[in-house]
RNA sequence: GGGGGUAUAGCUCAAUGGUAGAGCAUUUGACAGCAACUCAAGAGGUCCCCGGUUCAAAUCCGAGUGCCCCCU
Numbered sequence: 001g002g003g004g005g006u007a008u009a010g011c012u013c014a015a016u017g018g019u020a021g022a023g024c025a026u027u028u029g030a031c032a033g034c035a036a037c038u039c040a041a042g043a044g045g046u047c048c049c050c051g052g053u054u055c056a057a058a059u060c061c062g063a064g065u066g067c068c069c070c071c072u
């Protein structure tokens, strides 16, 4: 220098254009002397950034940035 992949909750990951979810973690409550386990409820997101397409974009397209891989 060229090519490919990837970016979503604190962490690991889903979500094939129509109100963003799960597990773990975390908070509160129940049960026990306290804790753990178990059960119940809750909180937690500008979906990396900018622009475009569309009635509507996490999702499609372009540019940028970070990370990973391959070629030279």
Stems, first nucleotide, its partner, number of pairs: 001071007010024004018055001026042005048064001050062003
A computed fold for a 72-nucleotide RNA from Acipenser ruthenus, annotated as transfer RNA. The coordinates come from a structure-prediction model, not an experiment, and the mean pLDDT is 83. The RNAcentral record of the sequence draws on Rfam. Its Rfam family is "tRNA".